Model confidence (mean pLDDT): 82 of 100. A computed fold for a 75-nucleotide RNA from Candidatus Shikimatogenerans bostrichidophilus, annotated as transfer RNA. Its Rfam family is "tRNA". From the family's description: Transfer RNA (tRNA) molecules are approximately 80 nucleotides in length. A reference for the family is Hou (1993), "The tertiary structure of tRNA and the development of the genetic code", Trends Biochem Sci. It is annotated as a transfer RNA. Its family is annotated with triplet codon-amino acid adaptor activity in the Gene Ontology. It was read from a public genome assembly. The organism belongs to Candidatus Shikimatogenerans, within Bacteria.

RNA sequence: ACGGAUGUAGCUCAAUGGUAGAGUUUCGAUCUCCAAAAUCGAAGGUUAUAAGUUCGAAUCUUAUCAUCCGUGCCA
Numbered sequence: 001a002c003g004g005a006u007g008u009a010g011c012u013c014a015a016u017g018g019u020a021g022a023g024u025u026u027c028g029a030u031c032u033c034c035a036a037a038a039u040c041g042a043a044g045g046u047u048a049u050a051a052g053u054u055c056g057a058a059u060c061u062u063a064u065c066a067u068c069c070g071u072g073c074c075a
Stems, first nucleotide, its partner, number of pairs: 001071007010024004018055001025043006048064005
């Protein structure tokens, strides 16, 4: 330099173009002599960034950025 993949909650991952969710985590409650476990509830989001298409975009298109993989060039 070229090609490909990935980017969503603190972490791991979902979501058919139609209300952004689960597990875990954290906090609180129940329970317990206390704690753990269990159960219930709550908190937690600029869906990498910017634009475009659309009545409507995490999802489609374009550009950019970051990470990873492969190929190539120079030394």